[in-house]
RNA sequence: GGGCCUUUAGCUUAGCUUGGUAGAGCACUCGACUGAUAAUCGAGAGGUCGCGAGUUCAAAUCUCGUAGGGCCCA
Numbered sequence: 001g002g003g004c005c006u007u008u009a010g011c012u013u014a015g016c017u018u019g020g021u022a023g024a025g026c027a028c029u030c031g032a033c034u035g036a037u038a039a040u041c042g043a044g045a046g047g048u049c050g051c052g053a054g055u056u057c058a059a060a061u062c063u064c065g066u067a068g069g070g071c072c073c074a
């Protein structure tokens, strides 16, 4: 220098192929249960989808650029 993969909630991640309300588990908060705790059950909060731009009525998703991480080639 070139190619490929990856980045979504505090953590682990689904969703991207096929554009149409951003989800789950754990953790956290509140409640139920208990003499009390744990476990269990219910509810809630938490997201500029790495960043910037473009296309579109509409972008986590498509296109371009760019940053971090990983692998390969030279």
Stems, first nucleotide, its partner, number of pairs: 001073007010026004020057001028044005050066005
Molecule: transfer RNA
Organism: Nanobdellota archaeon